Record summary: RNAcentral holds the full RNA, with entries from ENA. Predicted 3D model of a 387-nucleotide part of an RNA (large-subunit ribosomal RNA, domain III) from a Pseudomonadota bacterium. The source organism's lineage runs through Bacteria, Pseudomonadati and Pseudomonadota. Rfam family: Bacterial large subunit ribosomal RNA. The prediction has a mean pLDDT of 81.
[in-house]
Context: one part of a larger RNA
RNA sequence: GAGUAACGAUAAUGCGGGUGAAAAACCCGCACGCCGUAAACCCAAGGUUUCCUGCGCAACGUUAAUCGGCGCAGGGUGAGUCGGUUCCUAAGGCGAGACCGAAAGGUGUAGUCGAUGGCAAGCGGGUUAAUAUUCCUGCACCACGUACUGCUGCGAUGGGAGGACGGAGAAGGCUAGGCAUACCGGGUGUUGGAUGUCCCGGGGAAAGCAGGUAGGCGGAGUUCCUAGGUAAGUCCGGGGGCUCUCAACGCCGAGAUGCGAGACCAUCGGCCUCGUGCCGAGAAGUAGCUGAUGCCACGCUUCCAGGAAAAGUCCCUAAGCUUCAGGUAGUGCGUGACCGUACCGUAAUCCGACACAGGUGGGUGAGGAGAGAAUCCUAAGGCGCUU
Numbered sequence: 001g002a003g004u005a006a007c008g009a010u011a012a013u014g015c016g017g018g019u020g021a022a023a024a025a026c027c028c029g030c031a032c033g034c035c036g037u038a039a040a041c042c043c044a045a046g047g048u049u050u051c052c053u054g055c056g057c058a059a060c061g062u063u064a065a066u067c068g069g070c071g072c073a074g075g076g077u078g079a080g081u082c083g084g085u086u087c088c089u090a091a092g093g094c095g096a097g098a099c100c101g102a103a104a105g106g107u108g109u110a111g112u113c114g115a116u117g118g119c120a121a122g123c124g125g126g127u128u129a130a131u132a133u134u135c136c137u138g139c140a141c142c143a144c145g146u147a148c149u150g151c152u153g154c155g156a157u158g159g160g161a162g163g164a165c166g167g168a169g170a171a172g173g174c175u176a177g178g179c180a181u182a183c184c185g186g187g188u189g190u191u192g193g194a195u196g197u198c199c200c201g202g203g204g205a206a207a208g209c210a211g212g213u214a215g216g217c218g219g220a221g222u223u224c225c226u227a228g229g230u231a232a233g234u235c236c237g238g239g240g241g242c243u244c245u246c247a248a249c250g251c252c253g254a255g256a257u258g259c260g261a262g263a264c265c266a267u268c269g270g271c272c273u274c275g276u277g278c279c280g281a282g283a284a285g286u287a288g289c290u291g292a293u294g295c296c297a298c299g300c301u302u303c304c305a306g307g308a309a310a311a312g313u314c315c316c317u318a319a320g321c322u323u324c325a326g327g328u329a330g331u332g333c334g335u336g337a338c339c340g341u342a343c344c345g346u347a348a349u350c351c352g353a354c355a356c357a358g359g360u361g362g363g364u365g366a367g368g369a370g371a372g373a374a375u376c377c378u379a380a381g382g383c384g385c386u387u
Stems, first nucleotide, its partner, number of pairs: 013031006032384004040364004046344002050342001051075006060068002080141002082340004087118002092113003098107003122139005142336011153321002158316004166303004172296003177290003183202005188196001208259003215252004219244008228236002264285001267281005272275001304307001350359002366378004
């Protein structure tokens, strides 16, 4: 220079009460304003205690601070079913032998790792200051072990099936959601009218089990042959008869319905250390319209650029076992380990030196107007952006 510029989105504050040494900023209340395909909610990544409670205000906070993602202390993350490991493989990595190289080392078979993919099983309600599909409660489900009973050819690291997959388009059946409703609870006025076709609020409910619907797919059964599936095969593939036929049979399959169903709930009452408190009672819970980008289902149609693998699963036999073991069905009993789980997560907790107008993957995402997830106004919910 200068007590100058600046104090980081122009979404916006005002009043009353509380606390306190002190209040524009903290807490409570009442108004007002802003977002509302978000400035709401749930996950992943990343952060790593920032979460909750008590006590503090030096420093940090672009001002003050009684407040805080700050300081100090204490507390907090509960799983057979959620996610991961225990299973499987992809790109890619490593790589016994092997090949190459003067060496260091490089390539690579068998194999072994490696999720962003495949693969068993849980929902509703309640509860904490802070966790909950984890605790509690109610009702379920799966795998494995074992015992008994019934019936039985079982057996793999091998063979086969399956898993198993692209783009686009169209139609159908549904559901979530939404609107309004029978019904239920409350109100009926301070200003002309208003007991009415009036006003306000509610009008919701899972997994699972049962039967197998709308619909989709395959012709089905039996018998014979078989140079293929590196051995075998009753399995798969190939071929030929016979029977039934165009609907039987088999497979897949939403939703609705019944059970589950006890609770939950508007509202009301009581208590008190008036707090996001505690205790108790508890109505109706029906039919209609609309309707997805979700489900049936990549199912159908169509196109060419022809759209992962392996395991779990099922069938088949080999070695072998053959009163056994093993398989299968039912019932009872038992077992279910380890790791993650707090909190932020379009952000003041992540990446940007900052409490930085930047960046950050997935899901849900209501109403009126509208073709619409545009845009404007609003709900639930969240904020008024730290002078």